[in-house]
Parts: sequence; C1' cells; structure tokens
RNA sequence: GCAAUUGUUCUCUAGGGUUCCGCAGCGGCAUCUCCGCUGGCCUGGUCCGAGAGAGGACGCACGGCCGGCCGGCUGUGUCCACGGAGGGAGAAAAGCCCGGGAGGA
Repeated sequence: GCAAUUGUUCUCUAGGGUUCCGCAGCGGCAUCUCCGCUGGCCUGGUCCGAGAGAGGACGCACGGCCGGCCGGCUGUGUCCACGGAGGGAGAAAAGCCCGGGAGGA
C1' cells in the first nucleotide's frame, strides 16, 4: 500500500427536546365545568434515541453427529474501538444522521 470478513433487526437504557397529554401560572365565566395564552431553567406519560451502552432473535464462520441429497440437530466464535467543530432531519433536540467521518494514538 492492497484484498476479504468482523453482519441485520428488535426491545431497553444513557441521553434528548417540547408536537400531543399532564402539570403550573395568568385570563375568560359569579362559581364549577370548559376554553385561550404562557412556561421544558416543569418531576413525568406519548415521542426521538447510541459504531465505540445492555439484552434477545436471526444471519455468518468453524467443529461434531445424523442424513441418499436438499438439509437437520448441537457446540464454539462473531474481536478491537480516543474522537471535534460544523451542518441535517423534524414539533424540537440529542450520544440520532453526515460519522468506525476530519483529526489523534
């Protein structure tokens, strides 16, 4: 320097904001109910959510056994991983996407 493989997806979490719900404040109404406005520097529910976080399923590789063949069962493995700024999506933001990027070791 070159080539191949180290996979996909689901659930959850760290985290995220504020479309909706809730909550709070103010106002409308004599009051209740209901409605409107404001607030995420409101714990929360819905929602988004990790390459380098967790777990599962499948897939793949290799071994063993069964089987005429396609294939089936089973075991093991599926490693490592510091990382901006800036931009993007959308309601908005983020450890999401650009990105195992730029850069660094």